[in-house]
Molecule: transfer RNA
Organism: bacterium
């Protein structure tokens, strides 16, 4: 210096043609218990790495940049 591949909630990660962003653990409140655990009910928490684009409409397609990974020189 050049190919890939990643970057989504506190964490680990889904999101299959472009069309209200979800799960699982965690948090928080409630019910159950003499108390904790467990379980059940609900609730909160994301501007989907930044920036242009195309499109009625992008996490999703296109470009650029960053920043991890991971290959060749």
């Nucleotide at each position: 210096g050049g190919g890939c591949c990643g970057a989504u909630a506190g964490c680990u990660c889904a999101g299959u043609u472009g069309g209200u962003a979800g799960a699982g653990c965690g948090c928080c409140u409630c019910a159950u218990u003499u108390g904790c655990a467990a379980u059940g009910a609900g609730g909160a928490g994301g501007u989907c790495u930044g920036g242009g684009g195309u499109u009625c409409g992008a996490a999703u397609c296109c470009c650029c940049a960053u920043c991890g990974g991971u290959c060749c020189a």